[in-house]
FMN riboswitch aptamer (RFN element) from Anoxybacteroides amylolyticum, 134 nucleotides, folded computationally. The sequence is in RNAcentral, with records from Rfam and Ribocentre. The organism belongs to Anoxybacteroides, within Bacteria. Of the family's consensus pairs, 97% are formed in the model. Its Rfam family is "FMN riboswitch aptamer (RFN element)". Rfam describes the family as follows. The RFN element is a highly conserved domain that is found frequently in the 5'-untranslated regions of prokaryotic mRNAs that encode for flavin mononucleotide (FMN) biosynthesis and transport proteins. This element is a metabolite-dependent riboswitch that directly binds FMN in the absence of proteins. Model confidence (mean pLDDT): 75 of 100.

RNA sequence: CAUAUCCUUCGGGGCAGGGUGGAAUUCCCGACCGGCGGUAUUGAAACGAAACGUUUCUCAGCCCGCGAGCCGAACAGGCAUGAUCCGGUGCGAUUCCGGAGCCGACAGUAUAGUCUGGAUGGGAGAAGGAUUGC
Numbered sequence: 001c002a003u004a005u006c007c008u009u010c011g012g013g014g015c016a017g018g019g020u021g022g023a024a025u026u027c028c029c030g031a032c033c034g035g036c037g038g039u040a041u042u043g044a045a046a047c048g049a050a051a052c053g054u055u056u057c058u059c060a061g062c063c064c065g066c067g068a069g070c071c072g073a074a075c076a077g078g079c080a081u082g083a084u085c086c087g088g089u090g091c092g093a094u095u096c097c098g099g100a101g102c103c104g105a106c107a108g109u110a111u112a113g114u115c116u117g118g119a120u121g122g123g124a125g126a127a128g129g130a131u132u133g134c
Stems, first nucleotide, its partner, number of pairs: 001133002004131007017029003031114002033104002035066004043057005061102002069079003084100005106117003
């Protein structure tokens, strides 16, 4: 430095306050939350005498994918799988800024993104270590 193998650890958040009702965190007003990977000459850091220089890092619930759900000899695979626009800045943004919207598995129960349960589970992946080879 690179490849492969092994091991360890980590790896999901949220209804305050009210209304109706016999009963609702499920309806209504309102509130709160957003896994993982990718994706700007915007920003940050370093190098350089300097350069619109070079290198590295860096912005998404609704862009592109993955995971989670169900079926399955529980493998393979199949099924299912939600949601964004406008303006501004800029070479470039559905990611930044401003504004206005929208979405959220299954089972239980007065109808659930937020309660209970499968789940002290699983997992996309992330970090570290060891071995091997050059």